[in-house]
Source information:
RNAcentral holds the sequence, with entries from MGnify. Predicted 3D model of a 110-nucleotide RNA (Guanidine-I riboswitch aptamer) from a soil metagenome. The model forms 100% of the base pairs in the Rfam consensus.
RNA sequence: AAUAGACGGCUAGGGUUCCGGCCUCCCGCUUCAGGACAGGGGAGGUGACUGGUCCGAGAGCUGUCGACCUUCCUCGCGGAGGUUACACGGAGGGAUAAAAGCCCGGGAGA
Numbered sequence: 001a002a003u004a005g006a007c008g009g010c011u012a013g014g015g016u017u018c019c020g021g022c023c024u025c026c027c028g029c030u031u032c033a034g035g036a037c038a039g040g041g042g043a044g045g046u047g048a049c050u051g052g053u054c055c056g057a058g059a060g061c062u063g064u065c066g067a068c069c070u071u072c073c074u075c076g077c078g079g080a081g082g083u084u085a086c087a088c089g090g091a092g093g094g095a096u097a098a099a100a101g102c103c104c105g106g107g108a109g110a
Stems, first nucleotide, its partner, number of pairs: 005065006013055002018052002020049001021046007066084007086106001088109001092104003
């Protein structure tokens, strides 16, 4: 001096498709029959269920790449060093099963 870059991993956070948990009901094994219990199956409810899966940050962490600056040289898109800073923020709308710090959006506004 210049560049508010891209992608990956993760987290805060988020809900409820699927799995699991919990609740209710039914079936059913057993029985002469009725009732009840355990294992099993099914339906419904519940995320004011720690969870697994899932979503997930511009203003969170981290990695890789890119970009930029300076400098050196044997001038080769080569080597070395460095920078990538800062960032308060609705309401509303959108996606998905659903919600969100996701997306609109470093938007409006301050």

Background
Its Rfam family is "Guanidine-I riboswitch aptamer". Rfam describes the family as follows. This family represents a conserved RNA structure found upstream of the ykkC and yxkD genes in Bacillus subtilis and related genes in other bacteria.